[in-house]
Molecule: transfer RNA
Organism: Bacteroidales bacterium UBA3709
RNA sequence: GCCAUCUUAGCUCAGUAGGUAGAGCAACGCAUUCGUAACGCGUAGGUCUGGAGUUCGAACCUCCAAGAUGGCU
Numbered sequence: 001g002c003c004a005u006c007u008u009a010g011c012u013c014a015g016u017a018g019g020u021a022g023a024g025c026a027a028c029g030c031a032u033u034c035g036u037a038a039c040g041c042g043u044a045g046g047u048c049u050g051g052a053g054u055u056c057g058a059a060c061c062u063c064c065a066a067g068a069u070g071g072c073u
Base pairs, nucleotide, nucleotide: 001072002071003070004069005068006067007066010025011024012023013022019056027043028042029041030040049065050064051063052062053061
């Protein structure tokens, strides 16, 4: 320098033939316990890497940029 894949909650990841975002773990609260952990119930947490475009409507389609991983040279 070229190619491919990826970027969504604190972490690991779902979610698409476009219709206003979820799970597990972690955090916090409650209940339980002599107490702690575990188990149970609940709460909060993300304008989906950034920008532009298409569209009535974009995490999802198109373009540009940034970053990560792998391969080639």